[in-house]
RNA sequence: GGCGCAUUCGUCUAGGGGCCUAGGACACUACCCUCUCACGGUAGGAACACGGGUUCAAAUCCCGUAUGCGUCA
Numbered sequence: 001g002g003c004g005c006a007u008u009c010g011u012c013u014a015g016g017g018g019c020c021u022a023g024g025a026c027a028c029u030a031c032c033c034u035c036u037c038a039c040g041g042u043a044g045g046a047a048c049a050c051g052g053g054u055u056c057a058a059a060u061c062c063c064g065u066a067u068g069c070g071u072c073a
Base pairs, nucleotide, nucleotide: 001072002071003070004069005068006067007066010026011025012024013023018056028044029043030042031041032040049065050064051063052062053061
């Protein structure tokens, strides 16, 4: 350098055009519970790598860029 794959809350992941202004688990915060802590309960905040394109509608399809992995030279 060519080709292929991947990139979603702090972490791990679901979702493969409309059902999703993105769901779950752990973690975090507040409150309840408790003499206190732990356990348990309720609530809350938090994400589609970036830029374009297609479409009535894009996390999802296409192109490019970035990063990582694999492979070929």